[in-house]
A computed fold for a 401-nucleotide RNA from Gemmatimonas phototrophica, annotated as Bacterial RNase P class A. Taxonomically the source falls in Gemmatimonas (Bacteria, Pseudomonadati, Gemmatimonadia, Gemmatimonadaceae). Its mean pLDDT, the model's own confidence on a scale to 100, is 78. It matches the Rfam family "Bacterial RNase P class A". Rfam links the family to the GO terms tRNA processing, ribonuclease P activity and dimeric ribonuclease P complex. The family's RNA type in Rfam is ribozyme. It was read from a public genome assembly, where an Rfam model found it.
RNA sequence: GAGCGUGCGAGUGAGGAUCGCCGCCGGGUGGAGGCUUCGGCCGCCGCGCCGGCGGAGGAAAGUCCGAGCUCCGCAGGGCAGGGUGCCGGGUAACUCCCGGGCGCCGGUUGGCGCGUAAGCGCCGGACGGCGACGGAAAGUGCAACAGAGAGCAAACCGCCGAUGGCCUCGAGAGAGGCACAGGCAAGGGUGAAACGGUGCGGUAAGAGCGCACCGGACGUCCGGUAACGGGCGUCGCAUGGCAAACCCCACCCGGAGCAAGGCCAAACAGGGACGAGGGGCUGCCCGCCCCGUCCGAGUCCCGGGUAGGCUGCUCGAGGCCGUCGGCAACGACGGUCCCAGAGAAAUGAUCCUCCCCCGCUUCGGCGGGGACAGAACUCGGCUUAUUCCGCGCGCUCACGU
Numbered sequence: 001g002a003g004c005g006u007g008c009g010a011g012u013g014a015g016g017a018u019c020g021c022c023g024c025c026g027g028g029u030g031g032a033g034g035c036u037u038c039g040g041c042c043g044c045c046g047c048g049c050c051g052g053c054g055g056a057g058g059a060a061a062g063u064c065c066g067a068g069c070u071c072c073g074c075a076g077g078g079c080a081g082g083g084u085g086c087c088g089g090g091u092a093a094c095u096c097c098c099g100g101g102c103g104c105c106g107g108u109u110g111g112c113g114c115g116u117a118a119g120c121g122c123c124g125g126a127c128g129g130c131g132a133c134g135g136a137a138a139g140u141g142c143a144a145c146a147g148a149g150a151g152c153a154a155a156c157c158g159c160c161g162a163u164g165g166c167c168u169c170g171a172g173a174g175a176g177g178c179a180c181a182g183g184c185a186a187g188g189g190u191g192a193a194a195c196g197g198u199g200c201g202g203u204a205a206g207a208g209c210g211c212a213c214c215g216g217a218c219g220u221c222c223g224g225u226a227a228c229g230g231g232c233g234u235c236g237c238a239u240g241g242c243a244a245a246c247c248c249c250a251c252c253c254g255g256a257g258c259a260a261g262g263c264c265a266a267a268c269a270g271g272g273a274c275g276a277g278g279g280g281c282u283g284c285c286c287g288c289c290c291c292g293u294c295c296g297a298g299u300c301c302c303g304g305g306u307a308g309g310c311u312g313c314u315c316g317a318g319g320c321c322g323u324c325g326g327c328a329a330c331g332a333c334g335g336u337c338c339c340a341g342a343g344a345a346a347u348g349a350u351c352c353u354c355c356c357c358c359g360c361u362u363c364g365g366c367g368g369g370g371a372c373a374g375a376a377c378u379c380g381g382c383u384u385a386u387u388c389c390g391c392g393c394g395c396u397c398a399c400g401u
Base pairs, nucleotide, nucleotide: 001397002396003395004394005393006392007391008390009389013354014353015352016351017350018349019348021055022054023053024052025051026050027049028047029046030045031044033042034041035040057372061383062382064381065380066379067378068377069257070256071255072254081253082252083251084250085249086100087099088098089097090096101133102131103130104129105128106127108125109124110123111122112121113120114119134248135247139246140245141242142241156188157187158184159183160182163181164180165178166177167176168175169174196214197213198212199211200210201209215237216235217234218233219232220231221230222229223228261311262310263309264308270302271301272300273299274298277291278290279289280288281287318337319336320335321334322333323332324331325330356369357368358367359366360365
C1' cells in the first nucleotide's frame, strides 16, 4: 500500500426545474339549514379551484424483553405454572445500560524453577476478548467414544522386588540372578475430566511420607457500601465435573390488547301510544290501481345496538443547545423548537449541473452503479439486515528499510 474479516460512527451526497400524491390551515365556490333590523351573519357538508406549511427509519423490521395507556378481574394466604440469579449504581421499568469483582482464553512483559540447548512449566502486572457468574458436604441422576480404571477408583505398558519364594556361586558371612508371591503410582498411554502443582529430601521403588513455595479448607484481624481482596495462625489436603438435568434457595409475576376502550347512530326485526285511512298515475277534480281497517296500513316515541361516522391520535418518561453534579450509565436547571398522523394505506417520477466508485476510451467523453428497508396507539431496550465513506482491531499478500 492492496484485499478480506470484524466492531463502531454517519446514513439515499449538494443545488435547480417541471409534473403529481397525502394531511392541515387560509381563501374561493356549490349545497341544504338556522338567525335576521332583509343589508347580511353563523355553523355544517362538499370540491377535476387558488395559495401557504408539513410529509418515513436507524433500523420504521423481528414482535424477543420492559413499560405507559385502556378494559376486565382481584379480602388475605397457599399450591401449581412462568421468569430472574456475582456486587453496587442508573431508570417509569427491564432479561437493558454503566461501573466494579471473580473466573477462563489470547498474545505480551517481569520474576522463579527444570533443561547443555531448543524449549517447557508455575506465579505476577498491564492490555484485548469472552462468561445464564446463587447452591454439587439436602437428595435423585448423567458422563458417548477411548481407556486397565470414571466415583467410597484402578493397574495396560512401566518401576521395584527391601520382605517371602526359587536358582547359581561361596567353607561361611554374604553376593549375583529370576520376576513367582507381592509392593508402587513417579514416568508413558487413554480421555473433556484420572483424587492438588513445582522442587528438594527420602525410599527397594515410590507416595504430603517429611520439608519449602504456590494452591486449598477452617479460624481470626484489616481494607471495601458490597461482590471480594490482603495479612497472620492452624490443618497434609478432607469436599472431582455437570443445575442451558430433575431439584433446592432467594426474589419477581393477574388476563387481554388501539380490532383496547368511549360517544353518535341508518336499515331490518322487537316493544309502546294514537289510529281508519295511507300511497301512486297528477298541480287540481273525477276515475283507476296498490296497501290496510283490531291477527292494525300509517304517524310518533322507546331500548339494546349492526352498517356507517366521530373519538382514542399524537406535546411526548419528546428533540436540540448550554451550564452544573457524576469515572460512567444518567440526573438537575435554564434556553429553544413543534417534527406524518390517514382509509388497506400518501411520502413519488422525469430532466439538468456538480460530487463518489467501477469499466471502456481516439483523453473530448461514453456506459453502469450509490445499500438494507419502509410508519399505523406511543415510548425504553435487545436482536437481525445494510452500498459507499471515516475510525479502531485482526489476518493474508506485495514492496521498501